[in-house]
Overview:
Predicted 3D model of a 73-nucleotide RNA (transfer RNA) from Leucobacter luti. The source organism's lineage runs through Bacteria, Bacillati, Actinomycetota, Microbacteriaceae and Leucobacter.
C1' cells in the first nucleotide's frame, strides 16, 4: 500500500424485510435475614465509532474517515 470482517448500555452480545433500541451479567432500590450471600420483585443507564448522503422514516442502504483484529505485498 491492497483486501476481509468487526465497532450497539460499564462488560459479553442480539436487533429478521428500513417503521417507538433490547437481553444476560454488572450497578441501584426493595422483600427475605441478627448481618451478609443466594433467591425473588422493581429500577437507572445508549448522539447505535465519527461525518455526510438517500428516504416520510436509517442500528440496518450508500460514500468518506477513525480504531483495534486477520490475510496479502
Nucleotide at each position: 500500500g491492497g483486501g476481509g470482517a468487526u465497532g450497539u448500555a460499564g462488560c459479553u452480545c442480539a436487533g429478521u424485510u428500513g417503521g417507538u433500541a433490547g437481553a444476560g451479567c454488572a450497578c441501584c432500590g426493595g422483600u427475605c435475614u441478627c448481618c451478609a450471600a443466594a433467591a425473588c420483585c422493581g429500577g437507572u443507564g445508549g448522539u447505535c465509532g465519527c461525518a455526510g448522503g438517500u428516504u416520510c422514516g436509517a442500528g440496518c442502504c450508500c460514500u468518506g474517515c477513525c480504531a483495534g483484529c486477520c490475510c496479502c505485498g
Annotation
It matches the Rfam family "tRNA".